This is a predicted structure of a 72-nucleotide RNA (transfer RNA) from a Dehalococcoidia bacterium. RNAcentral holds the sequence, with entries from ENA. It matches the Rfam family "tRNA". Gene Ontology term of the family: triplet codon-amino acid adaptor activity. Rfam describes the family as follows. Transfer RNA (tRNA) molecules are approximately 80 nucleotides in length. By type it is a transfer RNA. Model confidence (mean pLDDT): 81 of 100.
């Protein structure tokens, strides 16, 4: 410096232009217990940042940020 990959809830992934963006774990609050733990039931919580292309964009493009990989 060049090339190539990722980037969505605290954490680990799903989602291949189209309805309300989803699941395990966690977190919180109720049930239940003497008291926790396990169960069960509810809830709170994101699409790196900017531009374009679309009738729509987490998804395509283009820069720009952070992370890993390779080459010189």
């Nucleotide at each position: 410096g060049c090339c190539c990959c990722u980037g969505u809830a605290g954490c680990u992934c799903a989602g291949a232009g189209g309805a309300u963006a989803g699941a395990g774990c966690g977190c919180g609050a109720g049930c239940c217990u003497c008291c926790g733990g396990a169960g069960c039931u509810c809830g709170g919580g994101g699409c790196g940042g900017g531009a374009g292309u679309u009738c729509g964009a987490g998804u395509c493009u283009c820069c720009c940020c952070a992370g890993g990989g390779g080459c010189g």